[in-house]
Context: one part of a larger RNA
């Protein structure tokens, strides 16, 4: 390589857009590149295969022949693929009427709680733990009440719910903006699918600069515990956590399940929507379409499980995998301010 695989055994890129490339709906036409058929020429001899023969047999040798295949030429076939031309509407778009939503972004406003400060009241503890101590308090704490300030996060509603490509998204209101779904009738007429390289976006932590800093809290310091205690528990507490502008580019970035299309029994629930029945109306009941879940038939699976949201049956193009360790290491290159990231071995060993 052929072949086998990729939920949990090695293996689906974190997600997405899309270039090259590969693949591609229905009908008719052209052509004959692929494809198929006939013929011609050629592919030295030996070898291989096979028929006959010769060494007493065999190995070996001699003679004759052939299959398959390659390349070239020539004559045909036209179903399929390609090419050409014309068309179609089912795939895919566009326009249009609705519709649900924590989709994004910018701004405005809000209440509860926490901490701090101020004033008066009050007068001995408070705090913390398994028990304590460090800590804090007569320089008046804690408690209760009134006032002020600050920063961060948004209880209940809340769901088994919703939106988004993923990361993610929730107090309330407003501006701008994107995508989805449903309906009917128009419109374009295959414009599609996948996608190497490339681009965009990407939790938390980290980094740079400037702000901000209530609470929590790596590091650090102290008190305990303990044989020790660089921990678990407690009192403090810096960076961080927040905002703005950059950077980083990784996560058990998980459904541990890549994308697209078609097909293959049911039952129950829920979300959006269209429609029918019913109703004053809503709810409800039936049907269609799209999403989200549970259960489970056939099938599949090593089993667990999965099961129209497939891990079933098929097709298309991409990524990745090939014993454990060494090792996601060394080296080299690219990127990065750095931290590091990406690509990524071998010796050796079991």
């Nucleotide at each position: 390589u052929u072949g086998g695989g990729u939920g949990u055994a090695a293996a689906c890129u974190a997600u997405u857009u899309g270039u090259a490339a590969g693949u591609g709906g229905c009908u008719u036409u052209u052509u004959a590149a692929g494809u198929c058929c006939g013929c011609c020429a050629u592919c030295a001899a030996a070898u291989c295969c096979c028929a006959g023969g010769g060494c007493u047999c065999a190995a070996c040798c001699c003679u004759a022949g052939a299959c398959a295949g390659g390349c070239g030429g020539u004559g045909g076939a036209a179903a399929c693929u390609g090419c050409u031309a014309a068309g179609c509407u089912g795939g895919a778009g566009u326009a249009u009427g609705g519709u649900a939503g924590g989709g994004g972004u910018a701004g405005a406003a809000g209440g509860a709680a926490u901490u701090u400060c101020c004033a008066g009241u009050g007068g001995a503890g408070c705090g913390g733990u398994g028990a304590a101590a460090u800590g804090u308090g007569u320089a008046g704490a804690g408690a209760a009440c009134g006032g002020a300030a600050a920063g961060a996060a948004c209880a209940c509603c809340a769901a088994c719910a919703g939106u988004g490509a993923a990361a993610a998204c929730a107090c309330u209101c407003u501006g701008c903006u994107a995508a989805g779904c449903c309906g009917a009738c128009a419109u374009u007429g295959a414009c599609a699918c996948u996608a190497a390289g490339a681009g965009a976006c990407a939790a938390a932590a980290g980094c740079u600069a400037g702000g901000g800093g209530a609470g929590c809290g790596a590091a650090u310091a102290g008190g305990a515990u303990u044989a020790g205690a660089u921990a678990c528990c407690c009192c403090a507490g810096u960076a961080u956590u927040c905002c703005u502008a950059g950077u980083c580019g990784u996560a058990a970035a998980c459904g541990a399940u890549g994308g697209a299309u078609a097909c293959u029994g049911g039952g129950c629930a829920c979300u959006a929507u269209a429609u029918g029945u019913a109703u004053c109306g809503a709810c409800a009941c039936g049907u269609g379409c799209a999403a989200u879940g549970c259960u489970g038939u056939a099938a599949c699976u090593a089993a667990c499980a999965c099961g129209u949201u497939a891990a079933g049956u098929a097709u298309c193009a991409u990524g990745c995998u090939u014993g454990g360790g060494g090792a996601g290491u060394a080296u080299a290159u690219u990127c990065g301010c750095a931290a590091g990231a990406a690509u990524g071995a071998a010796a050796c060993u079991c």